A computed fold for a 290-nucleotide RNA, annotated as Bacterial RNase P class A. Of the family's consensus pairs, 93% are formed in the model. Rfam family: Bacterial RNase P class A. By type it is a ribozyme. About the family: Ribonuclease P (RNase P) is a ubiquitous endoribonuclease, found in archaea, bacteria and eukarya as well as chloroplasts and mitochondria. The prediction has a mean pLDDT of 78. It was read from a public genome assembly, where an Rfam model found it.
Formats: sequence, structure tokens, C1' cells
RNA sequence: UGAGAAGAAAGUGAUAUCGCAGAGUUUUUCUGAGGAAAGUCCGGACACUAUAGAGUAUCGUAGCGGGUAACGCCCGUCUGCCGCGAGGCAAGGACUAGUGCAACAGAAAGAAUGUACAGGUAAUGCUGUAGUGAAACCAGGUAAACUCUACGAAGUGCAAGUCCACAUAGGCUAACGCUUGAUAUCUUCUCGAUAAAAGUUAGCGGGUAGGACGCAUGAGCCUUAGAGUAAUUUAAGGCCUAGAUGAAUGAUGUCUUAAUACAGAAUCCGGCUUAUUUUUUUCUCAGCUU
Repeated sequence: UGAGAAGAAAGUGAUAUCGCAGAGUUUUUCUGAGGAAAGUCCGGACACUAUAGAGUAUCGUAGCGGGUAACGCCCGUCUGCCGCGAGGCAAGGACUAGUGCAACAGAAAGAAUGUACAGGUAAUGCUGUAGUGAAACCAGGUAAACUCUACGAAGUGCAAGUCCACAUAGGCUAACGCUUGAUAUCUUCUCGAUAAAAGUUAGCGGGUAGGACGCAUGAGCCUUAGAGUAAUUUAAGGCCUAGAUGAAUGAUGUCUUAAUACAGAAUCCGGCUUAUUUUUUUCUCAGCUU
């Protein structure tokens, strides 16, 4: 200098004006997207439904050990394969249970319509050699073939679901009434008049519109110290950091910065995968120079 391998960090900052959403002590103040919020692929929390127990079927996982709430994730390690190397990849249990499958070559490949040569027999691939092939007289290969073994798995998915509750119907209860007039209208009320039926009224209950909760303190984040090769974990101290439901997080100006990329939360976490900008560390190989 060139070509590679494995990681790590950050995802511009400040200010002014206008605007939006949430909260509060409401003339004012505070807070307001991501490393992937994405794909919805895997694992959980949570909720409702189902469930005596056990088994079958189905699906998933698969060296060994460890981590974790859990995992198909992560860490360590062995073996095999790939690479000159740094490193990378692996559905890596079992074919002395059964069944199936197998290109080319070869006479014949899953117990034969048996080749060539030689030998042998009463007879027969009965015997030997040759040749093909990874494998040839009954021994192998193959399980991202059925299968077997071990372990695991109930279903649905916050539009889950819980509560409050204008309304309607059916339902339940009580009172009154069924021509001796319940009830309605006129009327402040009573009387009275008129209409009038097998119902009427009240309550409970029901749960539509609507509202509240779920829903933001969490397997949380930061710092320091300890344990461990590591994943991870323990202790102490500190912090509170979006929460809508026609759904906020925007626009403009100035300075700054490489920041002009990919991209927009919807119950919440742990992973994986994919998209994408910039910076940077360690290591490997080759060439050249000293």
C1' cells in the first nucleotide's frame, strides 16, 4: 500500500418564534419515538376460556457443559467440513427394532433368470480367481426418508379482559287491577267528566351509546465494587424516562456538527432477522521500503 476477518461506539447539539399531545401547584411550568419503534419469526409476562390423572396422535428441539423468567436465544467447549490465515459453518442422538431409497459402472446392489476362466459334483453358484464399484453371498450407506429414543408444548391474544352505566327487548319481584274501573286526559289538589283494558306502575336485572381501568415502577436504567474464561450474576448508591384512541411528538430562522441515512411508539418485556449513516479497535494474508 492492497485484500480480508472479528468486534465496539454514536445515531448532532444550542437557541428563538408559532403549533400539537400528556401531566401538574393551570395568566405560568414540566415532559414528549427508535437502534431498529420494522418483520411478527421464536420465547415469556399478563388476561380469559379449557383442564382429575395417565396415555395416544400432532408439532417442536437434538454433540457435551453452562446462563436465563423462558427460548429454536446467548456463552464455553469437543468433533467434522470450508479457508494459506485471522476465522467461518453444522437439523452433529439412533440404520447390532422394523420399513423404504440409491446415479454411474457392473452379469448381478438388497438374498440373483448369476458373466468370463479354471476346478469339482449324481445334481446345483458347489468352490476359487478375474472384472465393476464406496460397498459383491450378506456385510455396508442413507433418518433436512418413514421411523425409534430423550426432552418440551392446552387454546386464544390488550379489539385479551375487568368495572361503571343515558337506552331497547325478553326475564324476575312487589303493589294495584280485570267493568264494584287499575290507569290516562282535563284539574294545584279533591270531587266530577271523558277515554279505557287485561293489564298498569315501581323496583331488580339486563348492558346499547358513552366513560374508567388494563396502560407505563419495569425479569427497568445509570455509576461503582465483587464473583465467573464467558454468557451472566451479587451488593451499594442514584434516577423516573411518551401513553394516544380520527390517534400528539411538527414548521421556520440563526449558529454548530460529517450528520442530508434507514425510518414513526399503540399491552409490556427477552431474543433473532432485515433496513441504514458515520467513526473506531484488534487481528490475518500478500507486496514493497528500511